[in-house]
Context: one part of a larger RNA
């Protein structure tokens, strides 16, 4: 100087506490673990901060394993004597990779018409390719986490043999090392705030695909049509929030409380934006890369299989268990963010349906996915293992795809499992939050209870810091560095 402490003091946070909802029990769905199972069941991530995580989508591909069948300058790059356009078709074998044959074909540019020159296959032999092989404790680079905590540090001065201290400590304040007094300090950087994106309100300028108050037309209905420029929206500018007025407290501060205006009020929500640095945290499988290692194999290709196995154990979700419901019928609804050309597809007919057929429009403020749902009205069911509840199993379809048997998803009919609120423990959230309804995407031919968005409907609680769990400052002790 630091880290520890079942030592003080002060502050903070969904940390407890006040509340809601949940997980641990079931069923299922996904991840992992296994004395496992296999020919393999490819690899990595492991307390918080692995475990619906890399993987934003394993039937083949993917695919990194395995099993068989090939290949040995190679699937890929550069150099290359030579050789020919290339590609593409056909036939035989084979599981296919490939192997064997037939046939067709004859590339562009210059040109002294000899020939060059480039791209494109083949191709000997060598150089080299190539490797998701090992080391993430050799590294880069990105990441995670403490922690969006409010701390981490210089110069130059003083002070002390010296490590080092002082600034940064004290009094107050803050969401902040934020500001103010104060002091041997006296200024600076990184980080804190602010500049940036959005959201909440108002002017403004534009008004087309978007709007429709007036004014005509006009229909079963419709901004459909002539207009309109008000209005809602959109997309530029701007205006607005600063304790900037006013009382009180305070140290005549710096902030606090309380009031006015105001759409918004003391940081207005919400994003982005993570400082010295810790953990030898994580990744050599995203790329990069040193050094070892494999070179007729630890490279390549191929067909089939596995990554989906199953006594059991955790993690994380979905579905419920039921009258604040479950079924049906009915009206009218009122969203916001998205996607669309090898693409979204209307109306229209066939099918109970899943879906076909079809094809109008639209590179989309135009058309189209798309019907929002929970809500609300009536009817029923009467507390049962039921009109809960859906596994699970049979049977008949539908889609996508060379292919749905190990392995995909959807539909009708039949079944109709377990569950009656769930031990010990946990776990979230403070507001448009939580619960709860649905929507849309990216990945993707097909697969979504995952994820990353969107919006509808909308609570309860917070006495308070004694206690757990984490941090921040100051102190104090220590046989620890």
């Nucleotide at each position: 100087u630091a880290a520890c402490g079942g030592g003080g003091g002060c502050c903070c946070g969904c940390a407890c506490a006040a509340g809601c909802g949940g997980u641990g029990g079931a069923g299922u769905a996904u991840g992992u673990g296994g004395u496992u199972u296999u020919a393999a069941u490819u690899c990595g991530a492991c307390g918080c901060a692995a475990c619906g995580c890399g993987a934003a989508g394993a039937a083949c591909c993917u695919u990194a394993c395995c099993a068989g069948g090939a290949c040995u300058u190679g699937a890929c790059a550069u150099u290359g004597a030579g050789u020919g356009a290339a590609a593409g078709u056909c036939u035989a074998a084979g599981a296919g990779a490939u192997u064997a044959g037939a046939g067709c074909c004859u590339c562009u540019c210059c040109u002294u018409c000899g020939g060059g020159a480039g791209a494109c296959a083949c191709a000997a032999a060598a150089a080299c390719a190539g490797g998701u092989g090992g080391u993430g404790c050799a590294u880069g680079g990105c990441u995670g986490u403490c922690g969006u905590c409010a701390g981490c540090u210089c110069g130059u001065g003083u002070c002390g043999u010296g490590a080092g201290a002082u600034g940064u400590u004290g009094g107050g304040u803050u969401a902040a090392g934020u500001c103010c007094c104060g002091c041997a300090a006296c200024g600076a950087g990184c980080g804190c705030a602010a500049c940036c994106c959005u959201u909440a309100u108002c002017c403004u300028a534009u008004g087309u695909u978007g709007c429709c108050a007036g004014c005509g037309a006009g229909u079963a209905a419709a901004g459909u049509c002539g207009g309109g420029a008000a209005c809602u929206c959109a997309u530029g500018g701007g205006a607005g929030a600063c304790u900037g007025c006013c009382g009180c407290a305070g140290a005549c501060a710096a902030u606090g409380c309380g009031g006015a205006g105001g759409a918004a009020g003391g940081c207005g929500g919400g994003g982005a934006u993570g400082a010295c640095g810790u953990c030898a945290a994580g990744u050599c499988a995203u790329c990069a890369u040193g050094c070892c290692c494999c070179u007729u194999a630890u490279g390549u290709c191929c067909u089939g299989g596995g990554c989906u196995a199953c006594a059991c154990a955790c993690g994380u979700g979905c579905u419920a268990c039921a009258a604040u419901g479950g079924g049906c019928u009915u009206u009218a609804a009122u969203a916001g963010a998205g996607g669309g050309a090898a693409g979204c597809a209307a109306g229209a007919c066939c099918g109970c349906g899943a879906g076909g057929u079809g094809g109008a429009g639209c590179g989309a403020a135009c058309c189209c996915c798309a019907a929002a749902a929970a809500c609300a009205a009536g009817c029923u069911c009467u507390c049962a293992g039921u009109u809960c509840g859906g596994a699970u199993c049979g049977c008949a379809g539908g889609c996508u795809g060379c292919a749905a048997c190990u392995c995909g998803c959807c539909u009708g009919c039949g079944u109709g499992a377990a569950g009656u609120c769930g031990g010990a423990a946990u776990c979230g959230c403070u507001a448009g939050u939580a619960a709860u309804c649905g929507u849309a995407g990216a990945u993707c031919a097909g697969c979504a209870u995952g994820c990353u968005g969107c919006g509808g409907u909308g609570a309860a609680u917070a006495c308070g810091u004694u206690c757990c769990c984490g941090g921040g400052c100051c102190u104090u002790g220590u046989a620890c560095a």
Molecule: small-subunit ribosomal RNA, 3' major domain
Organism: uncultured bacterium